Transfer RNA from Proschkinia sp. SZCZR1824, 72 nucleotides, folded computationally. Its Rfam family is "tRNA". Rfam classes the family as a transfer RNA. The organism belongs to Proschkinia, within Eukaryota. The gene name in the source record is trnE.
[in-house]
RNA sequence: GUCCCUAUCGUCUAAAGGUUAGGACAUUGACCUUUCACGUCAAAAAUAUGGGUUCAAAUCCCAUUGGGGACA
Numbered sequence: 001g002u003c004c005c006u007a008u009c010g011u012c013u014a015a016a017g018g019u020u021a022g023g024a025c026a027u028u029g030a031c032c033u034u035u036c037a038c039g040u041c042a043a044a045a046a047u048a049u050g051g052g053u054u055c056a057a058a059u060c061c062c063a064u065u066g067g068g069g070a071c072a
Stems, first nucleotide, its partner, number of pairs: 001071007010025004018055001027043005048064005
């Protein structure tokens, strides 16, 4: 330099154009317990950035950025 893959709550992960972006772990609160742990319930928390297509985009297209890989 060319090409390919990839980017979603703190972490991991689902959502193959349409209902409030869901779940697990973690965190916080309440309950339980003499207390802690375990357990139950609840809450907060996310689509890398900028454009485009579309009635509608996390999803499709383009560019940029970060990460990984192949060739040179």